Predicted 3D model of a 75-nucleotide RNA (transfer RNA) from Mycolicibacterium vanbaalenii PYR-1.
RNA sequence: GCCUCCUUAGCUCAGUGGUAGAGCAGCAUACUUGUAAUAUGCAGGUCAUCGGUUCAAUCCCGAUAGGGGGCUCCG
Repeated sequence: GCCUCCUUAGCUCAGUGGUAGAGCAGCAUACUUGUAAUAUGCAGGUCAUCGGUUCAAUCCCGAUAGGGGGCUCCG
């Protein structure tokens, strides 16, 4: 320099056009002498940023940023 993939909750990841979810973590309650474990519930989101397409975008297109992987850089 080129190609490709990823970016969604504190963390790990689903969700591929029609009101954003799970597990773990957190908080509350129950249980317990107390803690842990367990059960139930609650809270937590600018879906990386900007623009475009669409009645409607996490999802499609373009650009940008960050990250991972691969290739080349030779006589």

About this RNA:
Taxonomically the source falls in Mycolicibacterium austroafricanum (Bacteria, Bacillati, Actinomycetes, Mycobacteriaceae). Its Rfam family is "tRNA". By type it is a transfer RNA. Rfam's curators write: Transfer RNA (tRNA) molecules are approximately 80 nucleotides in length. The prediction has a mean pLDDT of 81.